[in-house]
Notes:
Model confidence (mean pLDDT): 83 of 100. The RNA shown here (transfer RNA) has 73 nucleotides and comes from a Phycisphaerae bacterium. Its Rfam family is "tRNA". The RNAcentral record of the sequence draws on ENA.

RNA sequence: CGCGGGGUAGUGCAGUCGGCAGCACGCCGGAGUCAUGAUCCGGAGGUCGCGGGUUCGAGUCCCGCUCCCGCUA
Numbered sequence: 001c002g003c004g005g006g007g008u009a010g011u012g013c014a015g016u017c018g019g020c021a022g023c024a025c026g027c028c029g030g031a032g033u034c035a036u037g038a039u040c041c042g043g044a045g046g047u048c049g050c051g052g053g054u055u056c057g058a059g060u061c062c063c064g065c066u067c068c069c070g071c072u073a
Stems, first nucleotide, its partner, number of pairs: 002071006010025004019056001027043005049065005
């Protein structure tokens, strides 16, 4: 250089045929307990890697760039 896969909440990951961005853990508040933990209830937290295009509408489709992993030479 070429090919393939990936980048989505603090972390690990889902997201179907384009139609309200979710789950687990963590964090915060509460219940509970003598207390801590387990358990239960509630909540906060997102430039969906960056830029552009298509569309009424894009995490999803198209183009460019960038970073990570793998393969090939």